[in-house]
């Protein structure tokens, strides 16, 4: 050297769950009303106000996912006491859902490649 452990970087893959409703503001061409001006008597122009559509964002309600993070414990091992017991450490892809998530995009435990440090190895 090989090889193996851990971090770190990059590139691939990488789940589940409501494009929820309800409110407000702002937002896109159009569409309809409704007032004005204006120009007329086929009929329209331009403007402002509302609603509708489209899409952003804050806020409020229920509803659900778990694979950043986080929460908590099983076995055992240690200590106290020496009947029972009580205290400490103590894993997860379980577990709670705090946090975050619920079109796409980001994110993503985990896996694989490549790559640089460290450490074991010889």
């Nucleotide at each position: 050297a090989a090889c193996g452990g851990c971090c770190g970087u990059u590139c691939g893959g990488g789940a589940g769950a409501g494009a929820a409703u309800c409110c407000g503001a702002c937002u896109u061409c159009a569409c309809u009303g409704u007032c004005a001006a204006c120009a007329a008597u086929c009929a329209g122009u331009u403007g402002g106000c509302a609603g509708c559509c489209u899409g952003u964002c804050a806020g409020a309600u229920c509803g659900c996912c778990g694979a950043a993070g986080g929460u908590g414990c099983a076995a055992a091992g240690g200590g106290c006491a020496g009947c029972c017991g009580c205290c400490c450490u103590g894993a997860a892809a379980c577990u709670c859902u705090c946090a975050g998530g619920c079109a796409a995009a980001a994110g993503g435990a985990c896996c694989g490649g490549a790559u640089g440090g460290c450490c074991g190895g010889g």
This is a predicted structure of a 122-nucleotide RNA (Glycine riboswitch aptamer) from an Anaerolineae bacterium.
The organism belongs to Anaerolineae, within Bacteria.
Its mean pLDDT, the model's own confidence on a scale to 100, is 81.